This is a predicted structure of a 113-nucleotide RNA (SAM riboswitch aptamer (S box leader)) from Bacillus litorisediminis.
Model confidence (mean pLDDT): 82 of 100.
It matches the Rfam family "SAM riboswitch aptamer (S box leader)". Rfam describes the family as follows. The SAM riboswitch is found upstream of a number of genes which code for proteins involved in methionine or cysteine biosynthesis in Gram-positive bacteria.
[in-house]
RNA sequence: CUCUUAUCCAGAGCGGCGGAGGGACUAGGCCCGAUGAAGCCCGGCAACCAUCAAACAAUCGGUUUGAUAAGGUGCUACUUCCUACAGAUCAAAGCGGAUCUGAAAGAUAAGAG
Numbered sequence: 001c002u003c004u005u006a007u008c009c010a011g012a013g014c015g016g017c018g019g020a021g022g023g024a025c026u027a028g029g030c031c032c033g034a035u036g037a038a039g040c041c042c043g044g045c046a047a048c049c050a051u052c053a054a055a056c057a058a059u060c061g062g063u064u065u066g067a068u069a070a071g072g073u074g075c076u077a078c079u080u081c082c083u084a085c086a087g088a089u090c091a092a093a094g095c096g097g098a099u100c101u102g103a104a105a106g107a108u109a110a111g112a113g
Stems, first nucleotide, its partner, number of pairs: 001113008013042001015041003021032003026084004043076003048072002050068007080105001085102006
């Protein structure tokens, strides 16, 4: 980097360093930021991998539920901040729109190449 599978409306600091940007990319919008952005450290959250227990299944591989948090990651404003593509419904003179579903793109984990 590519592919596969799962998840993405929950949760997490009034700390230290740092100094002007940030919310992935493009566009539009809406926001955060000198009452201190990004980044780093510490703290924390969660439970994908992990460990343990029970049930099921059983040739093996496993499946489900619960518990734990020492280890590998991850995350720690706003739903992945919202919209963008397709469909359905609603609304509407028109322009603009609302709700839902799916896709695409993206993020993270685990596995494969």